Annotation
The RNA shown here (Guanidine-I riboswitch aptamer) has 100 nucleotides and comes from a Bacillota bacterium. The coordinates come from a structure-prediction model, not an experiment, and the mean pLDDT is 75.
RNA sequence: AUAAAUUUUUUCUAGGGUUCCGCAACAGAUAUGAAGUUGGUCUGGUCCGAGAGAAAACUCACAGCUUGCUGUGUCACGGAGGGAUAAAAGCCCGGGAGAU
Numbered sequence: 001a002u003a004a005a006u007u008u009u010u011u012c013u014a015g016g017g018u019u020c021c022g023c024a025a026c027a028g029a030u031a032u033g034a035a036g037u038u039g040g041u042c043u044g045g046u047c048c049g050a051g052a053g054a055a056a057a058c059u060c061a062c063a064g065c066u067u068g069c070u071g072u073g074u075c076a077c078g079g080a081g082g083g084a085u086a087a088a089a090g091c092c093c094g095g096g097a098g099a100u
Base pairs, nucleotide, nucleotide: 008057009056010055011054012053015048016047020045021044022042023039024038025037026036060073061072062071063070064069065068075095077098081093082092083091
């Protein structure tokens, strides 16, 4: 210095916080309920969510043939810092810087 479609979509998971719901506490109240304040140092539902996690579909490469179908194949070490949203993150900057 050069690699290399190092492809796209959907669903989910690890993970993540706290807008909403739930839960807990407080205050008030004869009591219950509603409304209020606080709490993620609350298991959770909603929510966010992986390039280097999973599955499926598409695509790509190669081979075969009946020419649009079948089969096979498809890699990946990695900060710091910043950004979004209510907020945070394995999200985004980013398959970036760097390393090999």